[in-house]
Context: one part of a larger RNA
C1' cells in the first nucleotide's frame, strides 16, 4: 500500500464557522480532456512462456512464434465523468404570516434565607458528636422582637419539560441581539455537502491587575478517633468561589456513538406548530400532518451487552482516528503560555 476497523476490546477531533481540496439534482445541446474501439510506429538482444531442431539423453545450445500489460500518433464512438451554453424546481436560500423557548449581552428591581452590627425582652447555658473535646457565653451568649449593613444564590412553578454548535443556560422588568419551528408556495435557480491547514467559542481549577467578600471552603491550626491518622468526624480558617478587563485551552468536554443525504414494520407517552371532526363553543377528547424529545419493539445488525426511522440496519460523499502491553501521552526538537503547563510526538529496553 491492499485489506480490516473506531458505543463498551486500540480507535470520532470538545464544538462550530470556513480556505484549499474531494464529492455533488432534472432536461436539452456543443466540445471530446478522462473513458472505450480500431489502425500505425515503437516497446534492442538475451532471459521467461509455447512449438520445432542439434549434442546417445538431460542440463546446455539453437530456429520460429508469443509476450512485453506501456508510450506516441491517426481515425472513430459519445453512454458515463468533465467542460461550455440554454433551461427546470424537487436540494439550498429568500419572502409573507404566525409560534415556543433557563439561547446570548447590558442595565435596573424584588423577596426568602445565612452572617454581622445596633437597640429591647430575658437568664445560664449554647454549639457539636457515635460519644467527647477544642469553640461561644454572666464583659450577658443561645432564644425572641425591632431596625440597619453587606454579599452570594434565586424555594414553589419544575416536568426523563424547554433552549443552545458544544461548553452550558433557571427570580422579575426593560432594552439590544442570535438561532429554530409551522403555514403559504410569491421570488432566486444547484447558489449544495464535507472540510487538511486556519479562525472563533470553549466547564471547573489555575494565572495577571484592580475591586468585592455573606455563606462555603483547598492550604493551615486546634479538638477527637486510632497502634499511628500528615485522613474520614468536629471547632475555626486563608487563597478561591463573586465582579471588570486580560490570559490559560484542558475534562468520564460522554450518547464514551463525526457531519450531511436517502431508504427500511410498528406501539406508547410528551413538547411546539398546522389542518380537520365531535362537543354544555376558553382549557378536555378523536383523526391527519410537520419539527423535537423519551421508552418499548420487528426485520436487520452485533462476540455479547444491546442498537433498532433520533440505528450500532441498508447505502453514498467528505473529514478525523486505530494497528499488542509497558516504556509514554513521556524524552528531544519545534510552536504556544507570565507561570502552571498545553499541542505536536518518538526510541532504546522489556514482556
Nucleotide at each position: 500500500c491492499u485489506g480490516g476497523g473506531c458505543g463498551u476490546a486500540a480507535a470520532g477531533g470538545g464544538u462550530u464557522c470556513g480556505u484549499a481540496g474531494g464529492c455533488g439534482g432534472g432536461c436539452a445541446u456543443g466540445c471530446a480532456a478522462g473513458u472505450c474501439a480500431a489502425g500505425u510506429g515503437u516497446g534492442a538482444a538475451a532471459u521467461c512462456c509455447c512449438u520445432g531442431g542439434g549434442c546417445u539423453u538431460a542440463a546446455c545450445c539453437u530456429g520460429g512464434g508469443a509476450c512485453g500489460u506501456g508510450c506516441a500518433u491517426u481515425u472513430g464512438a459519445g453512454a458515463c465523468u468533465g467542460u461550455g451554453u440554454g433551461u427546470c424546481u424537487u436540494g439550498a436560500g429568500u419572502g409573507u404570516u404566525g409560534g415556543a423557548g433557563a439561547g446570548g449581552g447590558u442595565g435596573g428591581u424584588g423577596g426568602a434565607a445565612u452572617u454581622g452590627c445596633u437597640g429591647g425582652u430575658g437568664u445560664a447555658g449554647g454549639a457539636g458528636u457515635g460519644a467527647c473535646a477544642u469553640c461561644c457565653g454572666u464583659a450577658g451568649a443561645g432564644a425572641u422582637c425591632a431596625g440597619c449593613a453587606g454579599g452570594a444564590a434565586c424555594a414553589c412553578c419544575g416536568g426523563a419539560g424547554g433552549c443552545g454548535a458544544a461548553g452550558g443556560c433557571g427570580a422579575c422588568c426593560a432594552c439590544c441581539u442570535g438561532g429554530c419551528c409551522g403555514a403559504c408556495a410569491a421570488c432566486u435557480g444547484a447558489c449544495g455537502c464535507u472540510g487538511a491547514g486556519g479562525a472563533a467559542c470553549g466547564a471547573a481549577a489555575g494565572c495577571g491587575u484592580g475591586g468585592g467578600g455573606a455563606g462555603c471552603a483547598a492550604a493551615c491550626a486546634g479538638g477527637a478517633u486510632u497502634a499511628g491518622a500528615u485522613a474520614c468526624c468536629c471547632u475555626g480558617g486563608u487563597a478561591g468561589u463573586c465582579c471588570a478587563c486580560g490570559c490559560c485551552g484542558u475534562a468520564a468536554a460522554c450518547g464514551a456513538u463525526g457531519a450531511u443525504a436517502a431508504c427500511u414494520a410498528g406501539g406508547u407517552g410528551u413538547u411546539g406548530g398546522a389542518g380537520g371532526g365531535a362537543g354544555u363553543u376558553g382549557a378536555c377528547c378523536c383523526c391527519u400532518u410537520c419539527a423535537g424529545u423519551a421508552c418499548c419493539g420487528g426485520a436487520g445488525c452485533a462476540c455479547a451487552c444491546g442498537c433498532g426511522u433520533u440505528a450500532a440496519g441498508u447505502u453514498a460523499u467528505c473529514c478525523g482516528c486505530c494497528u499488542g502491553g509497558g516504556g509514554a501521552g513521556u524524552a528531544c526538537g519545534g510552536c504556544c503560555g507570565c507561570a502552571a503547563g498545553g499541542c505536536u510526538a518518538a526510541a532504546a529496553c522489556u514482556c
RNAcentral holds the full RNA, with entries from Greengenes. A computed fold for a 351-nucleotide part of an RNA from Spirobacillus cienkowskii, annotated as small-subunit ribosomal RNA, central domain. Rfam family: Bacterial small subunit ribosomal RNA.